Transfer RNA from an Acidobacteriota bacterium, 74 nucleotides, folded computationally. Lineage of the source: Bacteria > Pseudomonadati > Acidobacteriota. It matches the Rfam family "tRNA". Its family is annotated with triplet codon-amino acid adaptor activity in the Gene Ontology. Rfam classes the family as a transfer RNA. Its mean pLDDT, the model's own confidence on a scale to 100, is 82.
RNA sequence: GGGGCGUUGGGCAAGCCGGUUAAGCCGUCAGUCUUUCAAGCUGAAAAUCGAGGGUUCGAAUCCCUCACGCCCUA
Repeated sequence: GGGGCGUUGGGCAAGCCGGUUAAGCCGUCAGUCUUUCAAGCUGAAAAUCGAGGGUUCGAAUCCCUCACGCCCUA
C1' cells in the first nucleotide's frame, strides 16, 4: 500500500434482510428482608448507537468519507 472484520449505558453484549418505547448480564442507587453485612426479592437511573455527510416519510440498521482497534496479504 491492498483486502477483511469490529466500534452500541460504567464493563460485557443483543439488535444491524430500515418501522412505534435500543434486550439481557454484571455493576451503581433506592426500597424490602436481616441484630448487621452479604445473598435473595422489587424498583430506578444510565447508551439517541465512533465522527461527519448522503438516501428515505422514517436510519443503530443502507451508501460515502474519515478516525481508532484487530486480522490477512505485499